[in-house]
The RNA shown here (c-di-GMP-I riboswitch aptamer) has 88 nucleotides and comes from Moorella mulderi DSM 14980. The organism belongs to Neomoorella mulderi, within Bacteria. Its mean pLDDT, the model's own confidence on a scale to 100, is 87. The model forms 95% of the base pairs in the Rfam consensus. It was read from a public genome assembly, where an Rfam model found it.
RNA sequence: AACCGCUAAAGGCGAACCUGACCGAAAGGCAGGGGCGCAAAGCCACGGGCCUAAAACCUUAACAGGUCAUGGCAGCCGGGUUGCCGGG
Numbered sequence: 001a002a003c004c005g006c007u008a009a010a011g012g013c014g015a016a017c018c019u020g021a022c023c024g025a026a027a028g029g030c031a032g033g034g035g036c037g038c039a040a041a042g043c044c045a046c047g048g049g050c051c052u053a054a055a056a057c058c059u060u061a062a063c064a065g066g067u068c069a070u071g072g073c074a075g076c077c078g079g080g081u082u083g084c085c086g087g088g
Base pairs, nucleotide, nucleotide: 003087004086005085012038013037017033018032019031020030022029023028036075042081043080044079046078047077048076049073050072051071056067057066058065059064
């Protein structure tokens, strides 16, 4: 150092759900509560996947419908990168 973690201790993170006279078109995010779980559930949208569809474009007399990521999800999988404790 690769690698391993069923164990101990110190701790860390925080699903669903609830609240917000917070952001956002939405998905989603942020903050407080909460605690299902997590050894990278730290970070990066690079590949795949999934969510949304504002703008744009197409259809329509209109209502409306369709396509699309430039918006998201790192707690979907892979990859990259950094790292605590114990073993090694």